[in-house]
Molecule: c-di-AMP riboswitch aptamer (ydaO/yuaA leader)
Organism: soil metagenome
RNA sequence: CGCCGAAUCCCUAGCUAGAUGCCAGGGAACGGGGGACCCAGGUUGUUUGGGGCGAAUCUCACGGUGGACCCGUGAGAAGCGCAAGGCUCUUUCAGCGCUAGCCCGUCAGCUAACCCCGCAGGCUUAGGAAAGAGG
Numbered sequence: 001c002g003c004c005g006a007a008u009c010c011c012u013a014g015c016u017a018g019a020u021g022c023c024a025g026g027g028a029a030c031g032g033g034g035g036a037c038c039c040a041g042g043u044u045g046u047u048u049g050g051g052g053c054g055a056a057u058c059u060c061a062c063g064g065u066g067g068a069c070c071c072g073u074g075a076g077a078a079g080c081g082c083a084a085g086g087c088u089c090u091u092u093c094a095g096c097g098c099u100a101g102c103c104c105g106u107c108a109g110c111u112a113a114c115c116c117c118g119c120a121g122g123c124u125u126a127g128g129a130a131a132g133a134g135g
Base pairs, nucleotide, nucleotide: 002123003122004121008028009027010026011025012024014022015021030118031117032116033115034114039109049107050104051103052102053101057077058076059075060074061073062072063071064070078099079098080097081096082095087134088133089132090131091130092129093128
């Protein structure tokens, strides 16, 4: 430089000799949750609790067990991400990689007004082909 991700930008006060450093606030953009009528009128759930963020789920086989919605291995489906050779976006094929983690606390469908919250963290040396659109 670039990538994953919403996670970037601006303003003000204070500290310091000074600051692009430290720290306290505010705003914008972006992202998420709660929350009516109407709809859902039927189904499901109500300890086999339920729900949220996120791509991060499902199925099968074998084994761990007496058993499992738990664990391991393998395979598949589905989902997500990546790539200089002018930029951005979309699609197809091929290649590489991921399918975690965390939170609420017995409770939440959708949902206008309204209310609340986040604005982190992490990563690398690899790089194919074709089509379309924009500029």